[in-house]
């Protein structure tokens, strides 16, 4: 110095919930708030999951299928990164 690992220290992010805005919805953004997180930084490449406007069906009504929509705090992958004890 690098990799693995994660005691300590400096910090970082921010779940649920509330308010406002936005979206058909799932969800997202901002403010408050902290459940937690060593990548809970970034990235839709693979899997998984959520929603169903439009479309295609069914139908008296209800309702079924389906991402082109989403979840990175679901898992894996890619990539970047603070500090350093054993």
């Nucleotide at each position: 110095u690098u990799u693995a690992u994660g005691a300590a220290a400096a910090g970082g992010c921010a779940a649920a919930c509330u308010c406002u805005c936005u979206g058909a919805a799932a969800g997202g953004a901002g403010a408050g708030g902290g459940c937690g997180c060593a990548a809970a930084g970034c990235u839709g490449c693979g899997g998984a999951c959520c929603u169903a406007a439009a479309g295609c069906g069914u139908u008296a009504g209800a309702u079924g299928c389906u991402a082109u929509g989403g979840u990175a705090g679901c898992c894996g992958g890619g990539u970047u990164g603070c500090c350093a004890a054993a």